[in-house]
Context: one part of a larger RNA
RNA sequence: CUCUCUCUAAGGAACUCGGCAAAAUGACUCCGUAACUUCGGGAGAAGGAGUAACUUUUUUAGGGAAACCUUUAAAAGUUGUCACAAAAUCGGGGACAGCAACUGUUUACCAAAAACACAGGUCUCCGCUAAGUCGUAAGACGAUGUAUUGGGGCUGACGCCUGCCCAGUGCAGGAAGGUUAAAGAAGAGGUCCCUGGCUUCGACCCUAACACCCAGUAAACGGCGGCCGUAACUAUAACGGUCCUAAGGUAGCGAAAUUCCUUGUCGGGUAAGUUCCGACCUGCACGAAUGGCGUAACGACUGUGACACUGUCUCCAGCACAAGCUCG
Numbered sequence: 001c002u003c004u005c006u007c008u009a010a011g012g013a014a015c016u017c018g019g020c021a022a023a024a025u026g027a028c029u030c031c032g033u034a035a036c037u038u039c040g041g042g043a044g045a046a047g048g049a050g051u052a053a054c055u056u057u058u059u060u061a062g063g064g065a066a067a068c069c070u071u072u073a074a075a076a077g078u079u080g081u082c083a084c085a086a087a088a089u090c091g092g093g094g095a096c097a098g099c100a101a102c103u104g105u106u107u108a109c110c111a112a113a114a115a116c117a118c119a120g121g122u123c124u125c126c127g128c129u130a131a132g133u134c135g136u137a138a139g140a141c142g143a144u145g146u147a148u149u150g151g152g153g154c155u156g157a158c159g160c161c162u163g164c165c166c167a168g169u170g171c172a173g174g175a176a177g178g179u180u181a182a183a184g185a186a187g188a189g190g191u192c193c194c195u196g197g198c199u200u201c202g203a204c205c206c207u208a209a210c211a212c213c214c215a216g217u218a219a220a221c222g223g224c225g226g227c228c229g230u231a232a233c234u235a236u237a238a239c240g241g242u243c244c245u246a247a248g249g250u251a252g253c254g255a256a257a258u259u260c261c262u263u264g265u266c267g268g269g270u271a272a273g274u275u276c277c278g279a280c281c282u283g284c285a286c287g288a289a290u291g292g293c294g295u296a297a298c299g300a301c302u303g304u305g306a307c308a309c310u311g312u313c314u315c316c317a318g319c320a321c322a323a324g325c326u327c328g
Base pairs, nucleotide, nucleotide: 002322004320006318010314011313014312019309027051028050029049030048031047036041038157052079053078054077055076056075057074058073061070062069063068080084092307095304096303097302098301099299104116105115120155121154122153123152124151125150132141133140134139158294159293160292161291163224164223165222168221169220170217171216173214174213177212184205187201188200189199190198191197225243226242227241228240229239252286253283264280265279266278267277268276
C1' cells in the first nucleotide's frame, strides 16, 4: 500500500455519469398532520413533546372470604448522570415530472424494467359426435362442460373518449350473368377387301367449386394530400381557385421514452442550467383498443431541484485487526 472496522477541526455534495458508498432517521405514549383523492386513502404524512429510580395519593383489570397478590393509568414530590427507548434489534423525510393502474412474473450464471401477466374492454369462431388441440389409428383433452360455455386474436384498472377511408389485401355473403374440369356425345380421321373391332381427334348441348363480377366488413391487415391567390401598416389568412385521392388526421396531446435543424423561442429555478419544470406550435417523422388524453393509490423503475446528514470531497490524518513485507 491492501482488507475489515472506528474516529476526525472548519466547511457540508465543492466529489461524481449519478449523494455510488457512508452518515443520519429508528422503539413506545401523547399532541399534531397539507395538496390531492376512486372518499377507502394520502398517513407512521410533515412537525413536536415525554421516557430512569424512589416516595405519596388516586386509579384499571383479574383472583381471593379477607388480609392481600398480580396488573393498568394518572398527578404531585424527591434523587443521581454529559447523556434514562442509556446496549442490541430498530423508517431518513418532503417537492415536481415520465412510464406502468395495482399485488404479481421474467433473461438459473452480466438486464427485475417502462418488458410479460393482470382484472376489465372488444372482435371472431363454436349448437355438441361443438369449435380447437394431440395421435397413422383406436382414442384422449376440451368436459362428466353446453353460448352467462369453450377456443383464438387485439387492448390492458378507473374516468372522458375512440373521428374519416372498403380503392388494395384479407374475411364472410350473393338461386343472376359470362368463363370452366370431369362425364355424356353428333361427327371426322388411321388400320382393314367388307362385316366386326382397335385406335386418334371431336362440334353443339349440359355443368360443380374456385376465380371473375356484385354488395358488406377497419376494437380485420392497413391508410388518413399538393399548389396558387386573398383583409385599409406589415404580417397572417376565417375566404376563394385548381390538381389528385378510397379518404385526406377529427378530439386530445405536442422540441415529447417521438423534434433532424436544436443547447428551437419565451418564462421559472441557479451567480452561472445541452438536463428539469411551465408555455408556444414551425408535429424532419404524435394521434385515437399496433388505443388517445388524464388519473388517486402503488414502484429495489427513470429524470430534476431542495431539507436533514455526513471523510463523497477541499485534503488527508489517527487508532485497531488481518494479510502482505523483513529476519528466523
Notes: Large-subunit ribosomal RNA, domain IV from Berkeleya fennica, 328 nucleotides, folded computationally. The gene name in the source record is rrl.